[in-house]
RNA sequence: AAUCCGGAUGCGCCGACCUGUCGGAGCACCCGGAGCCGGGGAACCAUCGGUGGCGGGUCCGCCCGCCGCCCGGGGUGAAUCACCGGAAGGGUGACGGGACGCGUGCGUGCCGGGACCGGACCGGUGUAGGGCAAAUGUCGUGCCCGAAUCCGUCAGCUCACCCGGUAGGCGUACGACGUACCGAAGG
Numbered sequence: 001a002a003u004c005c006g007g008a009u010g011c012g013c014c015g016a017c018c019u020g021u022c023g024g025a026g027c028a029c030c031c032g033g034a035g036c037c038g039g040g041g042a043a044c045c046a047u048c049g050g051u052g053g054c055g056g057g058u059c060c061g062c063c064c065g066c067c068g069c070c071c072g073g074g075g076u077g078a079a080u081c082a083c084c085g086g087a088a089g090g091g092u093g094a095c096g097g098g099a100c101g102c103g104u105g106c107g108u109g110c111c112g113g114g115a116c117c118g119g120a121c122c123g124g125u126g127u128a129g130g131g132c133a134a135a136u137g138u139c140g141u142g143c144c145c146g147a148a149u150c151c152g153u154c155a156g157c158u159c160a161c162c163c164g165g166u167a168g169g170c171g172u173a174c175g176a177c178g179u180a181c182c183g184a185a186g187g
Stems, first nucleotide, its partner, number of pairs: 003034005009028003013024005035166006045156001049070009072154001073151004081126006090117003095112003099108004129145005135179006182187001
């Protein structure tokens, strides 16, 4: 994006008559195409983390170095981000227990573990952004959404070229001022 055209097969229905053929609309499923939508894909250009501790510099915005810890990335879509609370597995680890080795005070495993780090995920309050008020625009007013899912370690942009989709389910129906069309008028 989510429309339209054509064809084949099957099913029942309607019509015509030469009773077994032809035609018509519909449903199911499949194929092809138009339009629309999305993804991949050169050159050029662009891009190449977060956080805690320590040290140094400082225009006090922040920058540099070292150590530790954490985190793959991307697509469709309006659906992002922030704060607060909770939080699985994981990391560092004061301290405690105990096993083994022997050179008896050291080493190497194992179990538990305050505190700290970080955090998939859950809840709350907002929010970037999106929708509706039935011809349409603006302003106002009001009501909503702010999800889900796909790829599978891989994809920035991108000519040629390649690939895919074209569903399903709901909601709403106020005011003012314009514009367009229809109507005898109300609308």

A computed fold for a 187-nucleotide RNA from Nocardioides soli, annotated as c-di-AMP riboswitch aptamer (ydaO/yuaA leader). Lineage of the source: Bacteria > Actinomycetota > Propionibacteriales > Nocardioidaceae > Nocardioides. It was read from a public genome assembly, where an Rfam model found it. Of the family's consensus pairs, 95% are formed in the model. Its mean pLDDT, the model's own confidence on a scale to 100, is 78.